[in-house]
RNA sequence: GAAGAAACGCCAAACCCGUUGCGAAACGGGGACGGAAAGCCACGGGUCUCUUGCAGACAGCCGGGUCGCCUCAU
Numbered sequence: 001g002a003a004g005a006a007a008c009g010c011c012a013a014a015c016c017c018g019u020u021g022c023g024a025a026a027c028g029g030g031g032a033c034g035g036a037a038a039g040c041c042a043c044g045g046g047u048c049u050c051u052u053g054c055a056g057a058c059a060g061c062c063g064g065g066u067c068g069c070c071u072c073a074u
Base pairs, nucleotide, nucleotide: 001072002071004069010035011034015030016029017028018027019026020025033060039066040065041064043063044062045061046058047057048056049055050053
């Protein structure tokens, strides 16, 4: 610099159990539908929640930012 074909290794949807929360959901265990940033950040859009306001949830909805991984070439 190119690229995401492959994956030593990594993450873990639905569902089940436990805990927390009014809730959206979160965390732990089991479990794998998938993932190449499914690492992190609510900045723009979006969806959702409630006790409706200086309030919250979702990064595995899209975009953006940021730090990285493998492979190939040099």